RNA sequence: AUACUCUUUAGGGGGUGGUUUUAAUAAACCUGAGAAUACACCCAUCGAACCUGAUCUGGACAAUGCCAGCGAAGGGAGUAAAAAGAGGUUUCAAG
Repeated sequence: AUACUCUUUAGGGGGUGGUUUUAAUAAACCUGAGAAUACACCCAUCGAACCUGAUCUGGACAAUGCCAGCGAAGGGAGUAAAAAGAGGUUUCAAG
């Protein structure tokens, strides 16, 4: 110095299932970053955040997108600024 990554701020997109119990709400347990408000969490085209296919297929489980396939499939928000604060990269100077 910087069009890269992280951090911060503002706006944008997304999901919230299964089981037990209860008259119902609440509550507890399972997986997960997150299981509807969480002062949250995740993702932003380098796009598996998320949706369709899907009342799909195979394997587990008490059960469930729990795991894998599907998936080089089709869609999906096409951000901006600050600081050089940390890292990376490049250049220069000194030793």
Molecule: TPP riboswitch aptamer (THI element)
Organism: Anseongella ginsenosidimutans